[in-house]
RNA sequence: GCGCAUGUAGCUCAGUGGUAGAGCGCUUCGUUCACAUCGAAGAGGCCCAUGGUUCAAAUCCAUGCAUGCGCA
Numbered sequence: 001g002c003g004c005a006u007g008u009a010g011c012u013c014a015g016u017g018g019u020a021g022a023g024c025g026c027u028u029c030g031u032u033c034a035c036a037u038c039g040a041a042g043a044g045g046c047c048c049a050u051g052g053u054u055c056a057a058a059u060c061c062a063u064g065c066a067u068g069c070g071c072a
Stems, first nucleotide, its partner, number of pairs: 001071007010024004018055001026042005048064005
């Protein structure tokens, strides 16, 4: 330099056009002498950035950025 993949909650990941979910973690309550386990409830993300298509975009398109892999 060229090609490909990935980018969504604190972490690991789902979500393939109609106002974003799970597990773990965190907070509160119950249970316990206490801790853990267990049960209940809750907080937390407008989805890497900008622009485009569309009535409507995390999702489709373009460019850029970051990370990883391959080729030279």

This is a predicted structure of a 72-nucleotide RNA (transfer RNA) from a Patescibacteria group bacterium. It matches the Rfam family "tRNA". By type it is a transfer RNA. Rfam describes the family as follows. Transfer RNA (tRNA) molecules are approximately 80 nucleotides in length. It was read from a public genome assembly.